Record summary
The part of an RNA shown here (small-subunit ribosomal RNA, 3' major domain) has 477 nucleotides and comes from an uncultured prokaryote. The full RNA is in RNAcentral, with records from ENA. The coordinates come from a structure-prediction model, not an experiment, and the mean pLDDT is 84. Its Rfam family is "Bacterial small subunit ribosomal RNA".
Context: one part of a larger RNA
RNA sequence: UGACGGGGGCCCGCACAAGCGGUGGAGCAUGUGGUUUAAUUCGAUGCAAUGCGAAGAACCUUACCAGGUCUUGACAUCCCGAGAAUUUACUAGAGAUAGUUUAGUGCCUUCGGGAACUCGGUGACAGGUGCUGUAUGGCUGUCGUCAGCUCGUGUUGUGAGAUGUUGGGUUAAGUCCCGUAAUGAGCGUAACCCUUGUCCUUAGUUGCCAGCACGUAAUGGUGGGAACUCUAAGGAGACUGCCGGUGAUAAACCGGAGGAAGGUGGGGAUGACGUUAAGUCAUUAUGGCCCUUACGACCUGGGCUACACACGUGCUACAAUGGUCGGUACAGAGGGUUGCCAAGCCGCGAGGUGGAGCUAAUCCCAGAAAACCGAUCGUAGUCCGGAUUGGAGUCUGCAACUCGACUCCAUGAAGUCGGAAUCGCUAGUAAUCGCGAAUCAGAAUGUCGCGGUGAAUACGUUUCCGGGCCUUGUACA
Numbered sequence: 001u002g003a004c005g006g007g008g009g010c011c012c013g014c015a016c017a018a019g020c021g022g023u024g025g026a027g028c029a030u031g032u033g034g035u036u037u038a039a040u041u042c043g044a045u046g047c048a049a050u051g052c053g054a055a056g057a058a059c060c061u062u063a064c065c066a067g068g069u070c071u072u073g074a075c076a077u078c079c080c081g082a083g084a085a086u087u088u089a090c091u092a093g094a095g096a097u098a099g100u101u102u103a104g105u106g107c108c109u110u111c112g113g114g115a116a117c118u119c120g121g122u123g124a125c126a127g128g129u130g131c132u133g134u135a136u137g138g139c140u141g142u143c144g145u146c147a148g149c150u151c152g153u154g155u156u157g158u159g160a161g162a163u164g165u166u167g168g169g170u171u172a173a174g175u176c177c178c179g180u181a182a183u184g185a186g187c188g189u190a191a192c193c194c195u196u197g198u199c200c201u202u203a204g205u206u207g208c209c210a211g212c213a214c215g216u217a218a219u220g221g222u223g224g225g226a227a228c229u230c231u232a233a234g235g236a237g238a239c240u241g242c243c244g245g246u247g248a249u250a251a252a253c254c255g256g257a258g259g260a261a262g263g264u265g266g267g268g269a270u271g272a273c274g275u276u277a278a279g280u281c282a283u284u285a286u287g288g289c290c291c292u293u294a295c296g297a298c299c300u301g302g303g304c305u306a307c308a309c310a311c312g313u314g315c316u317a318c319a320a321u322g323g324u325c326g327g328u329a330c331a332g333a334g335g336g337u338u339g340c341c342a343a344g345c346c347g348c349g350a351g352g353u354g355g356a357g358c359u360a361a362u363c364c365c366a367g368a369a370a371a372c373c374g375a376u377c378g379u380a381g382u383c384c385g386g387a388u389u390g391g392a393g394u395c396u397g398c399a400a401c402u403c404g405a406c407u408c409c410a411u412g413a414a415g416u417c418g419g420a421a422u423c424g425c426u427a428g429u430a431a432u433c434g435c436g437a438a439u440c441a442g443a444a445u446g447u448c449g450c451g452g453u454g455a456a457u458a459c460g461u462u463u464c465c466g467g468g469c470c471u472u473g474u475a476c477a
Stems, first nucleotide, its partner, number of pairs: 001477002003474003007471007015461002019425005026316008034307002042053002064302007073125001077124002079121005086103001089100004107114002127291002130289003136285001138280003141276001143274001148187006154163003167178003193268004198236007208225002212223003239262001242256005318418001322377007334365003339358002344353003384415001389410007431453007
């Protein structure tokens, strides 16, 4: 100087408390451990691994296993020889591959050849998701959006160092003020950026429709309009600016006015010096080591989907604030030409048929659902709950056996609110309800977004956890 303390003081945070809803019990989904296996590819392992890499394993992916194959190689450059490239059909085979066969003879040319591509050969080399993240770059998590981390000059100490950065106030903040052997500065904080909340101007189609007409069973449907909504560009607006009080006359704090908004208005992006030899050699790059007729490459099939068990994260429930049936409303944000797919018709349905429109404020996905209005059920393992199983189908796709999703009929398991323990959340939040997208042929209860309905509680900081500042002790560095 740090680090640590079941030392002290001050302060903060959904840290506790006050509340609301969960997890832990059930079934299922998913990940992990373990076990099994020919293989169950690899990585991630307290917080900070475990719906994680994976925004999507039937083949492919795929790295694993079994079997069948290749050896200048599936991929790149160079050299030599041959042939344009390309293409049809057949045979053997699980296929990789091997053999036969049809069409085709192009472009440039100094007529030597050349360019592109294919086949064969030679070696230089290719190749490796093989090892080392404790050799590395880059990227990332975490402490933590915590308020800290440093430097120049000066002063001081023999020196390591100290001072500044401590103190008195204040703040979300090393934020600002005052004091001060310090005086200045940098990286962080804040602001600048995006979005949302109010108003104005401009513009007015594909969006809008107040007033005026036309028309319809009905609809901005038509003429028209530029007001309103909206769209998208530019501005205005919030700064403790104004008033009162408190305060050291300061910084600031409390209350008020005006205002759409008030003291950082809400949300996002933004992550200092460093810590963790944290994570990643399997995104990629890369040193070293290792393999080179194999640890490289191709193919078929299997596996990654196994199942006495244990854990994490979720979904659905256990019902009446509910289930079922009928009727009636109201979103936002997205996506669409290898695509989204309307009306109509067929099917109980998944879906099929059909073909209009749309490269989209125009057409389509697209019926929002909770809600509301009626009816029914009457506390029951039920008209709750839907696992499981049998049968019949639909769709995607060469192909749904291992191993897809969905539909219909039948079946109708556990479960009556969950021990110890434990998690999230302070407002348009929690809770609850549906909708969309990425990935994607198909395959979400996951992920990322979107809106609808919409609470309760916070006395307070004694205590638990984490963090910041000062101080003290130390056999620690």